[in-house]
RNA sequence: AGAGUUUGAUCCUGGCUCAGAAUGAACGCUGGCGGCAUGCCUAACACAUGCAAGUCGAACGAAGGCCCGGAGCUUGCUCCGGUGUCCUUAGUGGCGGACGGGUGAGUAACGCGUGGGAACCUGCCUUUGAGUGGGGAACAACAGUUGGAAACGACUGCUAAUACCGCAUACGUCCUUCGGGAGAAAGGCUUCGGCCGCUCUUAGAUGGUCCCGCGUCUGAUUAGCUAGUUGGUGAGGUAAUGGCUCACCAAGGCGACGAUCAGUAGCUGGUUUGAGAGGAUGAUCAGCCACACUGGGACUGAGACACGGCCCAGACUCCUACGGGAGGCAGCAGUGGGGAAUAUUGGACAAUGGGGGAAACCCUGAUCCAGCAAUGCCGCGUGAGUGAAGAAGGCCCUAGGGUUGUUAAACUCUUUCGCCGGUGAAGAUGAUGACAGUAGCCGGUACAGAAGCCCCGGCUAACUCCAUGCCAGCAGCCGCAUUAAGACGGAGGGGGCUAGCGUUGUUCGGAUUUACUGAGCGUAAAGCGCACGCAGGCGGUUCUUCCAGUUAGGCGUGAAAGGCCUGGGCUCAACCCGGGAACUGCGCUUAAUACUGAAGAGCUAGAGUCCGGAAGAGGAUGGCGGAAUUCCAAGUGUAGAGGUGAAAUUCGUAGAUAUUUGGAAGAACACCAGUGGCGAAGGCGGCUACCUGGACAGAUACUGACGCUGAGGUGCGAAAGCGUGGGGAGCGAACAGGAUUGGAUACCCUGGUAGUCCACGCCGUAAACGAUGAGUGCUAGUUGUGUCGGGAGUUAGGCUCUCGGUGACGCAGCUAACGCGUUAAGCACUCCGCCUGGGGAGUACGGCCGCAAGGUUAAAACUCAAAGGAAUUGACGGGGGCCCGCACAAGCGGUGGAGCAUGUGGUUUAAUUCGAAGCAACGCGAAGAACCUUACCAGCCCUUGACAUGGGCGUCGCGGAUCCGGGAGACCGGAUUCUUCAGUUCGGCUGGACGCCACACAGGUGCUGCAUGGCUGUCGUCAGCUCGUGUCGUGAGAUGUUGGGUUAAGUCCCGCAACGAGCGCAACCCUCGCCUUCAGUUGCCAUCGGUUCGGCCGGGCACUCUGAAGGAACUGCCGGUGACAAGCCGGAGGAAGGUGGGGAUGACGUCAAGUCCUCAUGGCCCUUAUGGGCUGGGCUACACACGUGCUACAAUGGCGGUGACAAUGGGUCGCGAAACCGCGAGGUUGAGCAAAUCCCCAAAAACCGUCUCAGUUCGGAUUGUUCUCUGCAACUCGAGAGCAUGAAGUUGGAAUCGCUAGUAAUCGUGGAUCAGCAUGCCACGGUGAAUACGUUCCCGGGCCUUGUACACACCGCCCGUCACACCAUGGGAGUUGGUUCUACCCGAAGCCGGUGCGCUAACCGCAAGGAAGCAGCCGACCACGGUAGGAUUAGCGACUGGGGUGAAGUCGUAACAAGGUAGCC
Repeated sequence: AGAGUUUGAUCCUGGCUCAGAAUGAACGCUGGCGGCAUGCCUAACACAUGCAAGUCGAACGAAGGCCCGGAGCUUGCUCCGGUGUCCUUAGUGGCGGACGGGUGAGUAACGCGUGGGAACCUGCCUUUGAGUGGGGAACAACAGUUGGAAACGACUGCUAAUACCGCAUACGUCCUUCGGGAGAAAGGCUUCGGCCGCUCUUAGAUGGUCCCGCGUCUGAUUAGCUAGUUGGUGAGGUAAUGGCUCACCAAGGCGACGAUCAGUAGCUGGUUUGAGAGGAUGAUCAGCCACACUGGGACUGAGACACGGCCCAGACUCCUACGGGAGGCAGCAGUGGGGAAUAUUGGACAAUGGGGGAAACCCUGAUCCAGCAAUGCCGCGUGAGUGAAGAAGGCCCUAGGGUUGUUAAACUCUUUCGCCGGUGAAGAUGAUGACAGUAGCCGGUACAGAAGCCCCGGCUAACUCCAUGCCAGCAGCCGCAUUAAGACGGAGGGGGCUAGCGUUGUUCGGAUUUACUGAGCGUAAAGCGCACGCAGGCGGUUCUUCCAGUUAGGCGUGAAAGGCCUGGGCUCAACCCGGGAACUGCGCUUAAUACUGAAGAGCUAGAGUCCGGAAGAGGAUGGCGGAAUUCCAAGUGUAGAGGUGAAAUUCGUAGAUAUUUGGAAGAACACCAGUGGCGAAGGCGGCUACCUGGACAGAUACUGACGCUGAGGUGCGAAAGCGUGGGGAGCGAACAGGAUUGGAUACCCUGGUAGUCCACGCCGUAAACGAUGAGUGCUAGUUGUGUCGGGAGUUAGGCUCUCGGUGACGCAGCUAACGCGUUAAGCACUCCGCCUGGGGAGUACGGCCGCAAGGUUAAAACUCAAAGGAAUUGACGGGGGCCCGCACAAGCGGUGGAGCAUGUGGUUUAAUUCGAAGCAACGCGAAGAACCUUACCAGCCCUUGACAUGGGCGUCGCGGAUCCGGGAGACCGGAUUCUUCAGUUCGGCUGGACGCCACACAGGUGCUGCAUGGCUGUCGUCAGCUCGUGUCGUGAGAUGUUGGGUUAAGUCCCGCAACGAGCGCAACCCUCGCCUUCAGUUGCCAUCGGUUCGGCCGGGCACUCUGAAGGAACUGCCGGUGACAAGCCGGAGGAAGGUGGGGAUGACGUCAAGUCCUCAUGGCCCUUAUGGGCUGGGCUACACACGUGCUACAAUGGCGGUGACAAUGGGUCGCGAAACCGCGAGGUUGAGCAAAUCCCCAAAAACCGUCUCAGUUCGGAUUGUUCUCUGCAACUCGAGAGCAUGAAGUUGGAAUCGCUAGUAAUCGUGGAUCAGCAUGCCACGGUGAAUACGUUCCCGGGCCUUGUACACACCGCCCGUCACACCAUGGGAGUUGGUUCUACCCGAAGCCGGUGCGCUAACCGCAAGGAAGCAGCCGACCACGGUAGGAUUAGCGACUGGGGUGAAGUCGUAACAAGGUAGCC
């Protein structure tokens, strides 16, 4: 410090997620030791048991024990006395139980923090001064009587004190009307020195009370709250101020700087995180507060409204004799419960501290220790060295090896920790040690007792095999798994950390993702629709004063601990101790006065006023006008008119439409008209009158900061809509009808109501947009436009300058880019509004507004990992432009109709083997299924196999032919015959072959073409596809390759931030067309000769031809055109002219295109079978549908006759002449030929004659019959011939195919396969056309451009209802709780007030009595409780509303392209 994730890729915005640190943690696996810490976060739930606050006999009476003395005597008991001492106690009395310890329920508060303040109290302690005299009356204990189960009492009687009460005294103290008045005390011990006390008093210290400034969570869907409320006077009360309380008076007080209400919460030092600012948090330690079962109350006391005190009420628990009582662990342990979860019913007062005491001492679950827990932090160990045969085993493997791995074994060494034995501290000062026989030290022991957890797809360090097969599972995010998973599970190996390691939860960080530091708002979320304006915020210029802010210094405070720096102590560290700095804050004070502020006085540049001008659909009201539309009346006139893509509804013979004249009505104002004008926005458009707002320039004079913004607030605010009343021509939601359509509640058409118009009143919203808040200043220019005014030169051109508007382009700059750019989205300042992932949702609830519709304000649960912006490359478009192609058009001939052939689908079947599926499957694989082929079916056989390699044994032959037997055959058995392997070192040695045996293995046309290679199809012989360097862009990418011409072509030329290059195009290759040269048999014959008249022979190589090498064509020449180019048009010459015709040649890529059944091949599967052999059957089936063909329907023809002209090919298991036989297919015989020699070989259309339009002399299917050929065999199932038969069919609906010249059409010929079988396929020649105006349209393609929400790329994407399942949520008759308010009732305990006839020791009094007090009673206040009514909140709720999610459900097709009616608000 960043990373992953939206996309085909990119940049940005933006969320989600991860890596870090932390933890009072928990869970899973594992676990050796020690030190230091920490340990109920949940039920402030309930608690058994024990302990946690006592002490003082030197305050007091008494009792008991011990001791001493005496007496009685039953000699071990009783009684009496005693002082000395000791011990024990209940009681009176004193001090302490207000500290220490626990908890965080309550509390949003002067509770806490910080800094100040004054009207106060303070036991014990320190200090000052003074005193401590003299009396009195009781009450416990105790004794007696007595009640009660108990707890606990009642009555009578006795008694002491440092308990209680007077009197005296009063330096100082308090009160005061300044005269005066009031108020104390206690003794005890003593070694008699004194000590400890007591009373009053002074000052202090310590502790505490009260008040104030500032700070201290969330919500405005809580906006008003308050009657003791705010203040005053007086009184009361308190330690003390104060409405703290009361009486009276006044009507205040708080609140947008957030009162009140609701929710949540103890606060702080600190802790944690962070670079910091900040955020989160408030365990342990420390300070403060609050609480002690819940609520209320006071008493005592220096201090409490009191955790281990009291009273009352309530809930709960326990005891009970049922009458009544007792209790309060949020002290330490411990129990139950709750919970994911948190320890021992331990030891000691040795230390530190506390209470009491004069002290000894006692008490102390405070504390110090120990125990339990890896809960955390820190430290140590589980061994170290040598050791390659790189052991064994494991795993992987390309089978060679690699890896685990110096790891182990083996050898040498050590002993930390542990264990055993011994010794043994500090902590303590004179003594006292729980810890503890602990820490430490010494000796011994033996490698001996001590390693796990997580991870290995990316982020993120670490890889392979097996198994699984969208299953099981993983997952923090992206995602992984659908038969080759580095992601699941196991294993091997590796990586990380280590007595721990992972997971989960939580916090901060990363997140600049709430932005003070430090973000934004044109299009990503985000500028209020616009203005006015109160508060608030901000504010020009000069001088003076003040010093609040501000700045500097000083002082006080900012507890300690913690953190930081530094030093020290435990062997180190954690931990502990000392010192320092710091604690960014607050207060006081001194000083400064620039800036801000305050006050005063000025200024004119901001703002405004006065004057005369001038533009304008600015606003409001009234009046007027013409065109058009519709309606009405009348005339003319006749059959249609309207309307549409085409129609129909509709109107019209009752006279429409059309046309003419007249009239009526309402609404809107053509042309002008313009990125023109005006207005704050909405908006404003005929003419005119009146009223009226604002802006603008010029020119003086004046005011003197009067300004800007603007939360709330107020006003204006399109259209639609609402109310009341008018008006209503046209248009026109709803509605009706007609069309369209699969449907059409739409688009189109015919009608048509609200509405649109006016007046008044509501509504208050729009994509109210420049998607851009208002204001001010600054920052290059160029060029329009509208308009007003001024000035100067006037070069008089309406040229230049200037001001305020409104546009286009553009520099710098900004921006993610697009773009903005003096009219900023630039550079700055001021103020306001708004935003913080998508959906849910601008929705629900609540409030406010509205007549309603609805508006405004405005969430959450839940759900997703994206949603989005701009730009890029493609693809696509029922977008555009340019161009090409038998693409259309123009033609010729077909298919689709018939019969047949062939392939396919379907059906059938035991099987009808398999594949191919739009173009680009379907006369395709198949260049030829009777057996074979053959993969299919039935049946019968074989199991190392029909075939390959290896081992062992045996044999030497194997093989062929013939015959016999069984069998359907495979196969089995037998006989005869032919032949008798090669090398040789001669050895049954080697090779080879065959048979047998066992095992490795063979074999598979079994699966996967979506695991693959190879090959192929297709776009397409279309003109494209790319690269290097440079340049541009943040980048994906662009440029080049676009543009202007041109071409068949990215062909060439020109231009250009490009310059070059590659694969394609073209050319080079083959062939046909012309010529030349060479060669001349098997070819040829011009000339010569011969001839049987046949190039037959001699001869020749001229010609034809054959087959080799060359030439020839290049827009080369001329003219025109073009830009002087490339090129195009025309012409000449030429066999051929603009690539001369044809072929071969197929760029980058697309279709997971085709093929595992050509072949090869990974993986899977079968192994007496999914392998192998055989016979028979099937692939040839047949209601049907489709493709491709053949033959026809006839006269451009059929039939008959005549006998003219080719080319390519093929031939020895062959082609087969000639001759003969047969009507014929064919047969017999067989010349020649392994071929320019012989054969196939006859070419057919052509020509002549005949037929004369018909189901025919067309057509030939079908069928009968007789034959021929091939073949082991033609039944299923071949081809052909003869005779006979003579079907459909008379030119083919919608639709559709081929072809642009030697082409179509037509005619025959050859070949491959092949025993035989072609209408198919491949090739060959003969005859030989028509048409192309042209590119609007259909199809396909290329380039440029445009839109896009597509990128699996339109066979794309995607919306809504309905149906089903699940989830959360709103409404809901109601119902159950909580909190709270108001009114009223009740009114415990208690303080206060009144009364007090009952009762009473101290004082007064001679007495009676008084003073004073108590009980009792009454009153006020008040907790709990009750009644009634509200407010608020939570749970449940039949039914119901929408929302979200879900793999393929239903219906449509709304949106994205002009999305097929542009879309949206």

Small-subunit ribosomal RNA from an uncultured prokaryote, 1465 nucleotides, folded computationally. It matches the Rfam family "Bacterial small subunit ribosomal RNA". The coordinates come from a structure-prediction model, not an experiment, and the mean pLDDT is 84.